RNA sequence: UGGGUUAUAGCUCAGUUGGUAGAGCAGACGACUGUUAAUCGUCCGGUCGCAGGUUCGAGCCCUGCUAACCCAGCCA
Numbered sequence: 001u002g003g004g005u006u007a008u009a010g011c012u013c014a015g016u017u018g019g020u021a022g023a024g025c026a027g028a029c030g031a032c033u034g035u036u037a038a039u040c041g042u043c044c045g046g047u048c049g050c051a052g053g054u055u056c057g058a059g060c061c062c063u064g065c066u067a068a069c070c071c072a073g074c075c076a
Stems, first nucleotide, its partner, number of pairs: 001072007010025004019056001027043005049065005
């Protein structure tokens, strides 16, 4: 320098053909229990990496950029 993959909740990850952003774990509260744990219920939690574009509508399509990883190349 070129190419590829990834970036979504505190963590691990889904999200189909563009149509109201989800699960598990973690956390809070409650039930249960002599107490704790376990179990069950409810709740909390997001500018979808950043900035633009297309569209009635973008996590999804297009452009640029950033970061991590992988491959190739260059220099030494």
Molecule: transfer RNA
Organism: Acetobacter pasteurianus